The prediction has a mean pLDDT of 83. Small-subunit ribosomal RNA, 5' domain from Aquimarina sp. RZ0, 524 nucleotides, folded computationally. Rfam family: Bacterial small subunit ribosomal RNA.
Context: one part of a larger RNA
RNA sequence: GGAUGAACGCUAGCGGCAGGCUUAACACAUGCAAGUCGAGGGGUAACAGGAGUGCUUGCACUUGCUGACGACCGGCGCACGGGUGCGUAACGCGUAUAGAACCUACCUUUUACUGGAGAAUAGCCCAGAGAAAUUUGGAUUAAUGCUCCAUGGUAUUUAUGAUCGGCAUCGGUUAUAGAUUAAAGAUUUAUUGGUAAAAGAUGGCUAUGCGUUCUAUUAGCUAGUUGGUAAGGUAACGGCUUACCAAGGCUACGAUAGAUAGGGGCCCUGAGAGGGGGAUCCCCCACACUGGUACUGAGACACGGACCAGACUCCUACGGGAGGCAGCAGUGAGGAAUAUUGGACAAUGGAGGCAACUCUGAUCCAGCCAUGCCGCGUGUAGGAAGACUGCCCUAUGGGUUGUAAACUACUUUUAUAGAGGAAGAAACGCAGAUACGUGUAUUUGUUUGACGGUACUCUACGAAUAAGGAUCGGCUAACUCCGUGCCAGCAGCCGCGGUAAUACGGAGGAUCCAAGCGUUAUCC
Numbered sequence: 001g002g003a004u005g006a007a008c009g010c011u012a013g014c015g016g017c018a019g020g021c022u023u024a025a026c027a028c029a030u031g032c033a034a035g036u037c038g039a040g041g042g043g044u045a046a047c048a049g050g051a052g053u054g055c056u057u058g059c060a061c062u063u064g065c066u067g068a069c070g071a072c073c074g075g076c077g078c079a080c081g082g083g084u085g086c087g088u089a090a091c092g093c094g095u096a097u098a099g100a101a102c103c104u105a106c107c108u109u110u111u112a113c114u115g116g117a118g119a120a121u122a123g124c125c126c127a128g129a130g131a132a133a134u135u136u137g138g139a140u141u142a143a144u145g146c147u148c149c150a151u152g153g154u155a156u157u158u159a160u161g162a163u164c165g166g167c168a169u170c171g172g173u174u175a176u177a178g179a180u181u182a183a184a185g186a187u188u189u190a191u192u193g194g195u196a197a198a199a200g201a202u203g204g205c206u207a208u209g210c211g212u213u214c215u216a217u218u219a220g221c222u223a224g225u226u227g228g229u230a231a232g233g234u235a236a237c238g239g240c241u242u243a244c245c246a247a248g249g250c251u252a253c254g255a256u257a258g259a260u261a262g263g264g265g266c267c268c269u270g271a272g273a274g275g276g277g278g279a280u281c282c283c284c285c286a287c288a289c290u291g292g293u294a295c296u297g298a299g300a301c302a303c304g305g306a307c308c309a310g311a312c313u314c315c316u317a318c319g320g321g322a323g324g325c326a327g328c329a330g331u332g333a334g335g336a337a338u339a340u341u342g343g344a345c346a347a348u349g350g351a352g353g354c355a356a357c358u359c360u361g362a363u364c365c366a367g368c369c370a371u372g373c374c375g376c377g378u379g380u381a382g383g384a385a386g387a388c389u390g391c392c393c394u395a396u397g398g399g400u401u402g403u404a405a406a407c408u409a410c411u412u413u414u415a416u417a418g419a420g421g422a423a424g425a426a427a428c429g430c431a432g433a434u435a436c437g438u439g440u441a442u443u444u445g446u447u448u449g450a451c452g453g454u455a456c457u458c459u460a461c462g463a464a465u466a467a468g469g470a471u472c473g474g475c476u477a478a479c480u481c482c483g484u485g486c487c488a489g490c491a492g493c494c495g496c497g498g499u500a501a502u503a504c505g506g507a508g509g510a511u512c513c514a515a516g517c518g519u520u521a522u523c524c
Base pairs, nucleotide, nucleotide: 001524002523003522004521006520007519008518009517010516013376014375015374016373017372018371019369020368021334026332027331028330030329031328032327035076036075037074040073041072043069044068047067048066049065050063051062052061053060054059055058083287084286085285092212093211094210095209096208097207098206099205102204103203107200108199109198110197111196112195113194114193115149116148117147118146125138126137127136128135129134155180156179157178158177159176160175161174162173163172164171165170185192186191187190213259214258215257220250221249222248225247226246227245228244229243230242231241232240262284263283264282265281266277267276268275269274289310290309291308292307293306312323313322314321315320340366342365343364344363348362349360350359351358352357379410380409381408382407390400391399392398416460417459418458419457420456424451429446430445431444432443433442434441435440436439468513469512470511471510472509473494474493475492479508480507481506482505483504489496490495
């Protein structure tokens, strides 16, 4: 000199953009953060409408008939999105390859199929238990839930051939014979769903080469350890696991042990080489009170799922129960220190759904904070009797503050008041038109804005609403007076102060920056 997720002190007008618990992965009150589908099903607790009946003519009753819809069965989603950096020195990450050793729901393309039958079970109802959480029994019922039979191949598998290829193990294609395994319907009636198979795409998993901190005052480490055979297991190869056999494997080119640490893109500095760092944004990994475990599923060993144990907190009728903010806000504690218990789904994206739509603390916005960067303003021009005051000098003159002020003439960014007022939004939808493949494509009109009466524009008024901080001995831009007298104090280094202090404190003046200025901390 540059920089920062900064803090502290003094001060403070505005706008835009960005950023905002670095510490205790400490504990958490409350609300919200993941649901959706009635075009799968039994249905109708509630709401609205309609229909029917009775007669007391405006009341009562019935009804799933319609819109819709609580709970239940079922499907899909909940493995994403969001948070944090504990652990991890590792194929964790980065980079480049390999899978002839693998998987992949939803999506796209193609082909074929979607035939019969059955048993239950929630819910509803009934009877209970319990303070509650919740839960037991009985009867009855549906489905795109469950099961059985049939059919089937480009599926799997067994056996025997043929052919092609490669990179060792081998791989592909094809022929014959046998065995095994499918399905679900719904609706607005031409769409959609379901089943099997192949290919694609997407995503993942595994393996390998190279790179990846400090300590040798850590020198030896290792028995599933290294390899083989067989079996089991996995989506898949493999000591991944087990039995047996052999005695191997790593290491001074640093094994093992200990300490520290998420990694990268990137960021800061530097001419570069390097050095330091890993906030915000993007990619990967790991974790979800602590430890362990599996279930379901295409995918989890699962943040707002389950079970067990532990610590902690809460409820209790004492028998027993409930819980997990490192999601968004917010609270306490810790700390030098870090924000609102806000709005909207209008846009983008996601889940479900035919769609309308519903959900979305993702996201988009708004609030707070000078935390940073950038921009603007606090007036402009004239104005000398160079006033008064203050300070300094003194020859009693003068100098400085100083065009500074007053005053005159203007201007109006911003502030204030009033009026108007967006873009972001074209889609979906609704109403039409055209084409032919009749549900798709194209096209016309119309509707849809949280921010927000915001941005922006115009009008009115008036200099009106707006400047401070540090420094002035040298480094280093900027000097005098008074007070003090090695005292009080200053100080980044040198150093200053003991009676003339340009260095302390105050005043006047000056210098540098400026809505900031200084100090501290940390990096180059």

The sequence was found in a public genome assembly.